Predicted 3D model of a 73-nucleotide RNA (transfer RNA) from Candidatus Sneabacter namystus. Lineage of the source: Bacteria > Pseudomonadota > Alphaproteobacteria > Rickettsiaceae > Candidatus Sneabacter. The prediction has a mean pLDDT of 81. The sequence is in RNAcentral, with records from ENA and Rfam. Rfam family: tRNA. Gene Ontology term of the family: triplet codon-amino acid adaptor activity.
RNA sequence: AGGAGUAUAGCUCAAAUGGGAGAGCGUCGGUCUCCAAAACCGGAGGUUGCAGGUUCGAUCCCUGUUGCUCCUG
Repeated sequence: AGGAGUAUAGCUCAAAUGGGAGAGCGUCGGUCUCCAAAACCGGAGGUUGCAGGUUCGAUCCCUGUUGCUCCUG
């Protein structure tokens, strides 16, 4: 330099063909307990890497770009 993969909550990852952005862990509150742990119940937390485009509508399609991983030279 060329090519491929990947980027979504604090962490690990889902989201069939474009139509309500979710789970587990963590965190906060509550129940229970003499206290705590465990268990159970509930809540908060996201400009879907960034910038554009297509569309009535984009995590998803298109273009550019950045980080990381891999391949070729």